About this RNA: This is a predicted structure of a 75-nucleotide RNA (transfer RNA) from an Acidobacteriota bacterium. Model confidence (mean pLDDT): 80 of 100. Rfam family: tRNA. Rfam links the family to the GO term triplet codon-amino acid adaptor activity.

RNA sequence: GGCGGUGUAGCUCAGUGGUAGAGCAUGCGGCUCAUAACCGCAGUGUCCCCGGUUCAAAUCCGGGCACCGCUACCA
Numbered sequence: 001g002g003c004g005g006u007g008u009a010g011c012u013c014a015g016u017g018g019u020a021g022a023g024c025a026u027g028c029g030g031c032u033c034a035u036a037a038c039c040g041c042a043g044u045g046u047c048c049c050c051g052g053u054u055c056a057a058a059u060c061c062g063g064g065c066a067c068c069g070c071u072a073c074c075a
Stems, first nucleotide, its partner, number of pairs: 001071007010024004018055001026042005048064005
């Protein structure tokens, strides 16, 4: 340099045009002598960035960035 994959909540990930979600974690409350576990409630997002298509984009298209893998060349 070329090809491919990944990027969404604090973490791990789902969602592949039509209201952004789950588990864990966190906060509050309950329970307990107390802690953990358990039960209930709650909050949280620049869906990596820019642009395009569309009535409508996390999702499709173009470009870029970061990380991972494969590969080629030079030394």